[in-house]
A computed fold for a 92-nucleotide RNA from an Anaerolineales bacterium, annotated as c-di-GMP-I riboswitch aptamer. Its Rfam family is "c-di-GMP-I riboswitch aptamer". Its family is annotated with cyclic-di-GMP binding in the Gene Ontology. Rfam's curators write: GEMM was predicted in a large-scale screen for bacterial structured RNA regulatory elements. It was read from a public genome assembly, where an Rfam model found it.
This record gives sequence, C1' cells and structure tokens, in this order.
RNA sequence: AUCCGAUAAAGGCAAAUCCGACCGAAAGGCGGAGACGCAAAACCAUGGGUCUACAGUUGUGGAAACACAACCAUGAUCGCCAGGCCGCCGAA
Repeated sequence: AUCCGAUAAAGGCAAAUCCGACCGAAAGGCGGAGACGCAAAACCAUGGGUCUACAGUUGUGGAAACACAACCAUGAUCGCCAGGCCGCCGAA
C1' cells in the first nucleotide's frame, strides 16, 4: 500500500415518526426534534430498477372552461442494486 472488518479506539451519518407562516404540480427536498440502523448510510444520477406526471400526446364527457383515464422524465430516489471516486482506525 492492497485485501479484509474486531464485543477495539476516536469519531461520523441519521430510518420511521412529529413540527415548519420553507421549496415543489407531485414524487421528493430543506430545517428542527428523534434514532431504525449503517464500515463509507461521504460524494457522483453513469447503467439498471423504483417513485411522481406540472407540461405534452391520445381517448371519453362537455357548447366551452374544465374533469376523468392511459402513455410519457427533461423531475426524484445514492439509506434499491451495480459502477466511479475520496476518507478514519488497524485486531484476526
């Protein structure tokens, strides 16, 4: 240094849930409280998966406005998987 990951040590992150006169059409994000857990549960949307559907397209109803349904990411999710990339410690 690489692999590996301990009833080690020092630390780190923060699920569900609740609150918000915050952002967003929504999914979701952000902040506070809170800890389920995590050796990368740091970062990156590159591949796949999943979630949402404002707008768009199609159909139906309607005089129209609009409503409902289906399709659809350019939106989201890295704590879904894979990959990339940086990092703490050093038992077996």